[in-house]
RNA sequence: AUAGCUUGUUAAAUGGUCGCUAAUUGAAAAAAUUAGAGGAAAGUCCGGGCAGUAUAGAGCAAGACAGUUGCUAACGGCAACCGAGGGAAACCUUAGGGAAAGUGCCACAGAAACGAUACCGCCUGAAAAGGUAAGGGUGAAAGGAGUGAGGUAAGAGCUCACAGUCGCUCACGGUGACGUGAAGCGAGAGGUAAACCCUGUCUACUGCAAGGAGAAUUAUAAAAUAUGGUUGCUCGCCAUAAUUCGAUAACCGCUUGAUUUAAGGAGUAAUUCUUAAACUAGAUAGAUGACCAUUCACGACAGAACCCGGCUUACAGACAAGCUUUUAAU
RNA sequence: GGCCUCAUCGUCUAACGGUCAGGACACCAGGUUUUCAUCCUGGCAAUCGGAGUUCGAUUCUCCGUGAGGUCACCA
Repeated sequence: AUAGCUUGUUAAAUGGUCGCUAAUUGAAAAAAUUAGAGGAAAGUCCGGGCAGUAUAGAGCAAGACAGUUGCUAACGGCAACCGAGGGAAACCUUAGGGAAAGUGCCACAGAAACGAUACCGCCUGAAAAGGUAAGGGUGAAAGGAGUGAGGUAAGAGCUCACAGUCGCUCACGGUGACGUGAAGCGAGAGGUAAACCCUGUCUACUGCAAGGAGAAUUAUAAAAUAUGGUUGCUCGCCAUAAUUCGAUAACCGCUUGAUUUAAGGAGUAAUUCUUAAACUAGAUAGAUGACCAUUCACGACAGAACCCGGCUUACAGACAAGCUUUUAAU
Repeated sequence: GGCCUCAUCGUCUAACGGUCAGGACACCAGGUUUUCAUCCUGGCAAUCGGAGUUCGAUUCUCCGUGAGGUCACCA
């Protein structure tokens, strides 16, 4: 220089004017000051917090997941590694337990689609019939171990040698998945579990329109064989009058939190520990906008509604770091 | 805001994971008729998009896109 791979950053900047939301100051109004969307705020696909119902309990049903070790509040997430597949490499992809528990399915073609079978072929035989499974043919897939020798009427793991596959055991390495072995024994009856199923692990239901506090109306009966507690069913447990309002959102929940930033330490990493500092939207018809000026590389996807950790999807332009291949020069 | 449902010819729909995705209406062409309608024959036309599992996907799984339900899903 060329062709690629991986990871990350940013998401125009500055100033002015007029508005909007919240907090503070203010008796109030006016006014002033301060703060005011994202990496995905999105999809709502997982997991948790929080709230109500037992501090959510048992069985059945139903569902989710599936290599190992670790991380985490938790996860179906993440990190590292193992196996398999792709690539020349950097690197990428991977729902990756069990088909030797059982059942089902394998269209068409084909003799036969899995304890079977024989169309052509080979052999025996006059024929009928029988033997055979090497070769041909069908198909996505054909009892599924190649080469050579023996063997035979013809053949065949039928037998043997070498090579290979699978399972178990052993030795060595590794925490482990697993890897290596010219070690031992055994086996050759396909595929499919994102078909039913089996094994293991996990899952109670409802979602802030939860709920609390509050208000109104009616009733004064029942005390457990009743009703209710938003659950697929049964049990168990708890409570003891029911219904309504809120709706122009008046109060709490509502934002101080598994929080953010910096430094140092542990760890390959995910992550975590210590110290210091900071407070960074909180509405309820729902704020975060409009205009002007200057500059530049001329600006993508997109807008919070209880909160957090992930996943997935969308994203213009620009930039940074690391690595690989090839070529050239030194 | 939450919760849930669905997607197949132009329209309404069918499908056991397996033949060229079938049918009705509509549309087009031909025939019948003096002409039109009816009727007969033939044709055109679709699995929302992208991946994966499988020999094979409308069907099974995942990720998106779009549409819909609403006090008779939730105050």
Predicted 3D model of RNase P RNA and transfer RNA as a complex of 405 nucleotides. It holds a member of the Rfam family "Bacterial RNase P class A". Rfam classes the family as a ribozyme. Its mean pLDDT, the model's own confidence on a scale to 100, is 77.